Notes:
Predicted 3D model of RNase P RNA and transfer RNA as a complex of 404 nucleotides. It holds a member of the Rfam family "Bacterial RNase P class A". Rfam's curators write: Ribonuclease P (RNase P) is a ubiquitous endoribonuclease, found in archaea, bacteria and eukarya as well as chloroplasts and mitochondria. Its best characterised activity is the generation of mature 5'-ends of tRNAs by cleaving the 5'-leader elements of precursor-tRNAs. Cellular RNase Ps are ribonucleoproteins. It is annotated as a ribozyme. Its family is annotated with ribonuclease P activity, dimeric ribonuclease P complex and tRNA processing in the Gene Ontology. Its mean pLDDT, the model's own confidence on a scale to 100, is 81.
RNA sequence: GAAGCUUGCCAGACCGCCGCUGGUGCAAUCUGGGAAACCAGGCACUGGAGGAACGUCCGGACUGCACAGGGCAGCGUAGGAGGUAACACCUCUCCACCGUGAGGUGAGGAUCAGAGCAACAGAGACGAGCCGAUUCAGUUCGGGUGAAACGGGCAAUCUCUACGCGCAGCAAUACCAAGUAGGCACACGUUGACGGGGCCCCCGGAGUGUGCGGGUAGGUAGCAUUGAGCCGGGUGGGCGACUCCCGGCCCAGAUUAAUGGCGGUCACACCGGGCAACCGCAAGGAAGCCCGGCGCACAGAAUCCGGCUUAUCGGCGAGCUUCACAC
RNA sequence: GGUGAUAUAGCUCAGUUGGUUAGAGCGCAGCAUUCAUAAUGCUGAUGUCGGUGGUUCAAAUCCACCUAUCACCACCA
Numbered sequence: 001g002a003a004g005c006u007u008g009c010c011a012g013a014c015c016g017c018c019g020c021u022g023g024u025g026c027a028a029u030c031u032g033g034g035a036a037a038c039c040a041g042g043c044a045c046u047g048g049a050g051g052a053a054c055g056u057c058c059g060g061a062c063u064g065c066a067c068a069g070g071g072c073a074g075c076g077u078a079g080g081a082g083g084u085a086a087c088a089c090c091u092c093u094c095c096a097c098c099g100u101g102a103g104g105u106g107a108g109g110a111u112c113a114g115a116g117c118a119a120c121a122g123a124g125a126c127g128a129g130c131c132g133a134u135u136c137a138g139u140u141c142g143g144g145u146g147a148a149a150c151g152g153g154c155a156a157u158c159u160c161u162a163c164g165c166g167c168a169g170c171a172a173u174a175c176c177a178a179g180u181a182g183g184c185a186c187a188c189g190u191u192g193a194c195g196g197g198g199c200c201c202c203c204g205g206a207g208u209g210u211g212c213g214g215g216u217a218g219g220u221a222g223c224a225u226u227g228a229g230c231c232g233g234g235u236g237g238g239c240g241a242c243u244c245c246c247g248g249c250c251c252a253g254a255u256u257a258a259u260g261g262c263g264g265u266c267a268c269a270c271c272g273g274g275c276a277a278c279c280g281c282a283a284g285g286a287a288g289c290c291c292g293g294c295g296c297a298c299a300g301a302a303u304c305c306g307g308c309u310u311a312u313c314g315g316c317g318a319g320c321u322u323c324a325c326a327c
Numbered sequence: 328g329g330u331g332a333u334a335u336a337g338c339u340c341a342g343u344u345g346g347u348u349a350g351a352g353c354g355c356a357g358c359a360u361u362c363a364u365a366a367u368g369c370u371g372a373u374g375u376c377g378g379u380g381g382u383u384c385a386a387a388u389c390c391a392c393c394u395a396u397c398a399c400c401a402c403c404a
């Protein structure tokens, strides 16, 4: 210098004006909307998208159903050891494969429990035998095909082993307000319907299910200041994932659904035009500077966390590898 | 917001212990029949099996991830 590998990070910055949407404090106890429940309104201060908020693929928290019990079925996971609230995630490590290498990938338990499958080709495809040659002797060798030819292969086929999982999901769930035809038909039901979202036991248990019809589609909590939380430090522990201690901080949140718009300066990328150090005999090349235009990826929280997957213009940092050259 | 299902020829659908020519009906094209058309008969064409990877000797079928479409889920008595 070229080509790569791994990993961490950013996702334009600042100022002014105009908005949108939450929180806290003060004031008022009033005004407005509404049938009501309830909501909104003043002033000051202050918060306001992401690394994936995506997908909803795993794991939890939370809530209800017996504060969830036993068995079967079903589903999931799979080298070993650890981390974690938990996991299919993460770390270390063994083995196999790929790569010159840094490194990468792996649904990597079991086919000595059993069952099943192997098209076409081929004499023969899972039971062993068949064909040819050879030998004292099934003694030895060969057999074109095929992915595979007698020994195995396929468990992302059933299955077995070990471990895990009760089921549902914030349209969960609790409460408030208003309103009506709290109606009709059929079926099942204390000889137990129905519920415990598969079945049995077991527990509860008097109404339950379907169809037709009627009413409301309003509000509050759940829900976002205390959490598996964030930031910084440690000559704490550990190879590491992670954990422990100390200090500081409070950090989005609705249901017509906020997080935006305009202007200016600077930065970055691209396009067009102009100038141009320098190189060159020349044609020409060219760092850089100026002006104008345009643009700034993927994408938008919805109960909340930990992961994984997928999408992503461009840029910055760190460690390492291979090749070439010089000393 | 949550849950579930589907994607195969122009349309509607079959296709299971995974086996190599992926089928059916309607439609389409050609021929026959008819004076002509319809109906009928015969013949024929038509597919990246929604997409990309993986497992396997072999994938429409098994697995993973994407894409599109459809359906269901409020409360009161």
Base pairs, nucleotide, nucleotide: 001323002322003321004320005319006318007317008316009315010314012266013265014264015263016262017261018260020048021047022046023045024044025043026042030041031040032039033038050298055308057307058306059305060304061303062169063168064167065166069201070200071199072198074165075164076163077162078161079093080092081091082090083089094108095106096105097104098103109160110159114158115157116154117153126151130143131142132141133140173221174220175219176218183212184211185210186209187208188207194204195203196202214403215402216401229249230248231247232246233245234244236243237242268295270293271292272291273290274289275288278285279284328400329399330398331397332396333395334394337353338352339351340350346384355371356370357369358368359367377393378392379391380390381389